About this RNA: This is a predicted structure of a 74-nucleotide RNA (transfer RNA) from a Cellvibrionaceae bacterium.
RNA sequence: GGCCACUUAGCUCAGCGGGUUAGAGCCCCUCGCUCAUAACGAGGUCGUCGUCAGUUCGAGUCUGACAGUGGCCA
Repeated sequence: GGCCACUUAGCUCAGCGGGUUAGAGCCCCUCGCUCAUAACGAGGUCGUCGUCAGUUCGAGUCUGACAGUGGCCA
């Protein structure tokens, strides 16, 4: 330098034909239980969906550029 994949919550990920309010587990907070801790049970907080544009009535999802991470080739 060329090519490919990925980028969604603090972490690991789903959302695999574009359509109502973007989800799960873990973590964290509160409460219950307990002499107490853990476990367990109940509830709760947390996202400009990498950035900027484009297409569309409508974009996490499609297109382009850029950035970052990983891999392959040279």
About this RNA: The coordinates come from a structure-prediction model, not an experiment, and the mean pLDDT is 80. Taxonomically the source falls in Cellvibrionaceae (Bacteria, Pseudomonadati, Gammaproteobacteria, Cellvibrionales). The sequence is in RNAcentral, with records from ENA.